[in-house]
RNA sequence: AGAGUUUGAUCCUGGCUCAGAUUGAACGCUGGCGGUAUGCUUAACACAUGCAAGUCGAACGGAAACGAUACUAGCUUGCUAGUAGGCGUCGAGUGGCGGACGGGGGAGUAACGCGUAGGAAUCUGCCCAGUAGUGGGGGAUAAGCUUUAGAAAUUCGGAUUAAUACCGCAUAAUCUAUUCGUAGUAAAGUGGGGGACUUUCGAGCCUCACGCUAUCAGAUGAGCCUGCGUAAGAUUAGCUAGUUGGUAGGGUAAAAGCCUACCAAGGCUACGAUCCAUAGCUGGUCUGAGAGGAUGAUCAGCCACACUGGGACUGAGACACGGCCCAGACUCCUACGGGAGGCAGCAGUGGGGAAUAUUGGACAAUGGGCGCAAGCCUGAUCCAGCAAUACCGCGUGUGUGAAAAAGGCCUCCGGGUUGUAAAGCACUUUCAAUUGUGAAGAGGGGAUAGUUAAUUAAUACUUGUUAUCCUGACGUUAACUUUAGAAGAAGCACCGGCUCAAGCAGUGCCAGCAGCCGCGGUAAUACUGAAGGUGCAAGCGUUAAUCGGAAUUACUGGGCGUAAAGCGCGCGUAGGCGGUUUGGUCAGUCAGAUGUGAAAGCCCCGGGCUCAACCUGGGAACUGCAUUUGAAACUGCCAAACUAGAGUAUGUUAGAGGGAAGUGGAAUUUCUGGUGUAGCGGUGAAAUGCGUAGAUAUCAGAAGGAACACCAAUGGCGAAGGCAACUUCCUGGGACAAUACUGACGCUGAGGUGCGAAAGCGUGGGGAGCAAACGGGAUUAGAUACCCCGGUAGUCCACGCCGUAAACGAUGAGAACUAGUUGUCGGGAGGGUUUACCUUUCGGUGACGCAGCUAACGCAUUAAGUUCUCCGCCUGGGGAGUACGCCGGCAACGGUAAAACUCAAAGGAAUUGACGGGGGCCCGCACAAGCGGUGGAGCAUGUGGUUUAAUUCGACGCAACGCGAAGAACCUUACCAGGCCUUAAAUGUAGAGUGACAGAUUGGGAAACCAGUCUUUCUUCGGACACUUUACAAGGUGCUGCAUGGUUGUCGUCAGCUCGUGCCGUGAGGUGUCGGGUUAAGUCCCAUAACGAGCGCAACCCCUAUUUUUAGUUGCCAGCGAGUAAUGUCGGGAACUCUAGAAAGACUGCCUGUGUAAACAGUGAGGAAGGUGGGGAUGACGUCAAAUCAUCACGGCCCUUAUGUCUUGGGCUACACACGUGCUACAAUGGUUACUACAGUGGGCUGCCAUCUGGCAACAGAGAGCAAAUCCAUAAAGGUAAUCCCAGUUCGGAUCGGAGUCUGCAACUCGACUCUGUGAAGUUGGAAUCGCUAGUAAUCGUAUAUCAGCAAUGAUACGGUGAAUACGUUCCCGGGCCUUGUACACACCGCCCGUCAAGCCAUGGAAGUUUGUGGUGCCUGAAGUCAGUAACCGUAAGGAUCUGCCUAGGGUAAAACAGAUAACUAGGGCUAAGUCGUAACAAGGUAACC
Repeated sequence: AGAGUUUGAUCCUGGCUCAGAUUGAACGCUGGCGGUAUGCUUAACACAUGCAAGUCGAACGGAAACGAUACUAGCUUGCUAGUAGGCGUCGAGUGGCGGACGGGGGAGUAACGCGUAGGAAUCUGCCCAGUAGUGGGGGAUAAGCUUUAGAAAUUCGGAUUAAUACCGCAUAAUCUAUUCGUAGUAAAGUGGGGGACUUUCGAGCCUCACGCUAUCAGAUGAGCCUGCGUAAGAUUAGCUAGUUGGUAGGGUAAAAGCCUACCAAGGCUACGAUCCAUAGCUGGUCUGAGAGGAUGAUCAGCCACACUGGGACUGAGACACGGCCCAGACUCCUACGGGAGGCAGCAGUGGGGAAUAUUGGACAAUGGGCGCAAGCCUGAUCCAGCAAUACCGCGUGUGUGAAAAAGGCCUCCGGGUUGUAAAGCACUUUCAAUUGUGAAGAGGGGAUAGUUAAUUAAUACUUGUUAUCCUGACGUUAACUUUAGAAGAAGCACCGGCUCAAGCAGUGCCAGCAGCCGCGGUAAUACUGAAGGUGCAAGCGUUAAUCGGAAUUACUGGGCGUAAAGCGCGCGUAGGCGGUUUGGUCAGUCAGAUGUGAAAGCCCCGGGCUCAACCUGGGAACUGCAUUUGAAACUGCCAAACUAGAGUAUGUUAGAGGGAAGUGGAAUUUCUGGUGUAGCGGUGAAAUGCGUAGAUAUCAGAAGGAACACCAAUGGCGAAGGCAACUUCCUGGGACAAUACUGACGCUGAGGUGCGAAAGCGUGGGGAGCAAACGGGAUUAGAUACCCCGGUAGUCCACGCCGUAAACGAUGAGAACUAGUUGUCGGGAGGGUUUACCUUUCGGUGACGCAGCUAACGCAUUAAGUUCUCCGCCUGGGGAGUACGCCGGCAACGGUAAAACUCAAAGGAAUUGACGGGGGCCCGCACAAGCGGUGGAGCAUGUGGUUUAAUUCGACGCAACGCGAAGAACCUUACCAGGCCUUAAAUGUAGAGUGACAGAUUGGGAAACCAGUCUUUCUUCGGACACUUUACAAGGUGCUGCAUGGUUGUCGUCAGCUCGUGCCGUGAGGUGUCGGGUUAAGUCCCAUAACGAGCGCAACCCCUAUUUUUAGUUGCCAGCGAGUAAUGUCGGGAACUCUAGAAAGACUGCCUGUGUAAACAGUGAGGAAGGUGGGGAUGACGUCAAAUCAUCACGGCCCUUAUGUCUUGGGCUACACACGUGCUACAAUGGUUACUACAGUGGGCUGCCAUCUGGCAACAGAGAGCAAAUCCAUAAAGGUAAUCCCAGUUCGGAUCGGAGUCUGCAACUCGACUCUGUGAAGUUGGAAUCGCUAGUAAUCGUAUAUCAGCAAUGAUACGGUGAAUACGUUCCCGGGCCUUGUACACACCGCCCGUCAAGCCAUGGAAGUUUGUGGUGCCUGAAGUCAGUAACCGUAAGGAUCUGCCUAGGGUAAAACAGAUAACUAGGGCUAAGUCGUAACAAGGUAACC
């Protein structure tokens, strides 16, 4: 310090999440030791039991208990009983001091409670210092004794008694009061010692110590007042009658409405009163760079509380945790009459809870209370126990050790890894265990002895001081030491990214994981397991919580055109801010000083525990507040001036600025009259509608309402909404010019107030046109719409409401500054030929553009630039601008304005694609123009479906369907039924066995196969060879084409697809590749921040069209010769054709025209061929998870006496039907018969087969030639001639009968062909649809592959004959380029909205029901203070249990507020595959939105 997550990718906005630190924690797994801390955060819930506050006999009367001593009695050394307060002591009691400290928890409290800084009107026991005193009397009362009542707690009465208890008297001021003359007010003794003196022998008296009284002062502690600070809600806006002040009185330790009476009417509040809910405050703690944020355990300061509420008493101090009284709730005892109690002290119990310890030891230390002291008390405290709760430290060994052991895991089978790790060898012994030794915490106090000093009359006493002895809970302390032995001591989480660390197996959207993104649907680095690795380590993870990261509330340090966010617009109050100059002041500001800012903590420097944590000394700091001394620039304030801001006056000026009244013409409609006749109107097309009762059309006239064409404009005016015929009246604002005046009068503006489109509301008018609702007609699957015909509110006017709009420039107002260019409106100045125009200036309104800004788009002197002032607003999306409450409104509704819940996004700008029932340009047998078909018939063939034991499998829009299959009778064959085998074929290793195997042959069987018979190895003895068997292995047309390779289809032979460098952009990306032309073409040219290049195009390749040349066999034959009935048949020839090698040729090269050029046009020339001559091969980057695991290969999975192998038969050929592709036809451009002519490919020895013979024929039998330019094969349409004569025919040939031929082991299922007979449908084919642009379509035949034969009418080739048409690109389909919109990116087969139905969740309303809270009124009213006093008590003074006031609590009444719950109900959210439509996104098919 950042990272992940919105997108196909990008930048931004913005939320969510993570990494860090921390905790009084809890939970899970694990757990060796020590030190130091910490430990009910919940029920201020209830508490059994024990302890937590006593002490003083040196205040007192005393003697219940214990002890010692002495004596007495019973008796036996001794025990028991008694006597003696004479002694040590001491229960209960009187009295003093202390129980107001210490300890606890945080309920209440939003407050002078706390913090900080100050103040004046106060008190203060014990303590310290000073002054003065401590004289002399009195009467009671506990206890004890004796009695009363009661279960008890407790209690009535009688007589008696003491004090440092109580009360007078005396004395007294530096005390109090005061009329300033005076007056008033105190005390207590006890103990130690003692020489004189006195004595009633008790003592007095003296002295010392401790007390006591009065007063002053200090210290300490406490009370009171004030400034400032101290959390949230305005969906809490008004609160207050002792309330605010005064006077008088009372009251307090003390100021004060603290209380009372009277008087006045004040006091608080938008700088947030009051009310509601929450909360102890602080030093500090956690976090953070800091500023801040969160928090207030332990420790320390303050406050408040003590079962709940109220109250006082005592006291220096309390309205009192372990005191009292009353009321209430609860618990306990009870003899039912009445009593007792308060763990938020320490332990402990129950309960609650995720959760928090021992009914321990000691007063040894520190501290506290009492006491002269010893001492006693002390759950304060010091220690120990429990808990890994936290922090800190230590250990669980160290070195060596490769055969890199075994085992585990992985593997490409080579190895890798665990891993020097272990074992082994050599060492060490911290800690724990064991043996012994053993500090410090102890200072003091007491006893004994000594010593001098103070005091004193005193060598007593007392105090000080020295020596010895005694005092430790912890404690089996810390530390040191002995002994033994590596011996007793490692886990937890994680390993997809963030985030350090990877592979295997199992599972198969299951089980599960998950902090966010997200994993899991058969190859999961994400689940589970093992092994390995990583991190931390006596801990590790999880959960919860806080801060951080988050600049995500922004003071430091954010924003508001489009992401959330500028009020619709003015005026203006408070507030905030404010021009120039001078002087003053010093509030703000700045500097110095002083005080304070407790200690602890944090930080720095030291010191002590072996280190550290921890403890401890010093310093710094505590950013603050107060006081004080200065400075005077700036801000403020005061005073005086100024004119540049602002305003006023004068003059000129533009304008749909506003209000009122009047006037006008055009048009629509209606009415009246005329002319006139059958339609009009309306639409995509129609219909409803109007019209023969006379419409529409047309002419004339009239009525009425509304709106103002042209001018007219990115023009004008206004604050905005908004404003448009003309005239008049009233009226607001602006601009310009020049002077004069005022003298900061200004800007903004929370609340407030006014204006404010349309629609809507109220009352009354008006109503021509238009037109929600509504009616009808269409459209449609539907059409509550779009379209059409009608039509009411409304639109108009007057008055009054409403108060909202995408009220938009989505841009608050004001001021200043910062390049320009160009239009336009208003005014002025100058020039000019006086009008055109030019220059310039002020104010408005537009376009473009620099710097700058911006996420980008864009803005850019009219800023979204650079600054200042003020206001408003925003903080993820949804829920929701909604609910509830309140305010406004006649209502409609408006304003203000949440939460639960839910999601990980929602969003802005720009980019690349894709898409559009967007646009432009262009191409293609795409349409059009033509020719011929398909769809109808019969048959062939493929597919679907159905059937079946099986009808094997695959292919499914184009791009499956005469496709894989260039050939299913068996085989093929993968399928089915049945029968066998267990390894057929290949390969190798290891083990065992045999001498086979093989051949011939017999039987069974459908065959495969099974069971038999005969014959039968080599050897150098090591073995070789062969076979059988076992194991590994093999085999699988079994699955996955969505794990793959390879191959193929398709867009598409479409013209595209990219790269390097440069440039532009924050970036994705763009440019290049766009633009203007041109082309078949991203073909070429021009232009150009691009310049080049690659894959494609084209060309190079093959065939074909022309020519030349070379070479002539099997081909050819012109000329020469020979021969035949005839034929290149022969000699020969090399001219021609042809064959097959090499060349030539075509390139817009030439001409004319157009054009810058590329290029185009010219039936141009020439040429065999002309603009790619024709055809083929050739298929860019990519798309479709396209096809194929059944060509082949291959990962994974599955089968292994079977999903493998062999075999017989069957099936793939089924048949109601549907579709595709074809063949043959329907006939005369034809059929039949006869004769006759002309090809080119290609094939041939298991072959092609001449010729001859037989047969009607298929074919059979003989039999030449040819491994082929040599031999083999009738080309057909065509031509010539005849016949048929428009019919279901001499068309058509299906179907069926009979007889045959051939192939083959075999033609039944299931072959082809021949002959003969039979002679079906069909007379040109609905909607729809296909091919083709020239040697093409159409038509005619021929050949070949596969193949024994054949389903071939298929496929692939070959030649013969040989057309028609194209105006053109509006439309259909497909494609290319540019552009535009987009909410799409799985990319329109996209996205997405709402109702309804189902489940779940939270919320609102609701007849009601119920619980609680704080006030108000009335009634009642305990204890208690105070006041009063007739009855009561007291002789009296006087005092109450009497009276009065106040009051806790209780009751009651009417309202208010808060919560819970509820039949029913409303909307909302969420939920793989529900229903209905299709509203939005493209012109979303009616532009969308407010």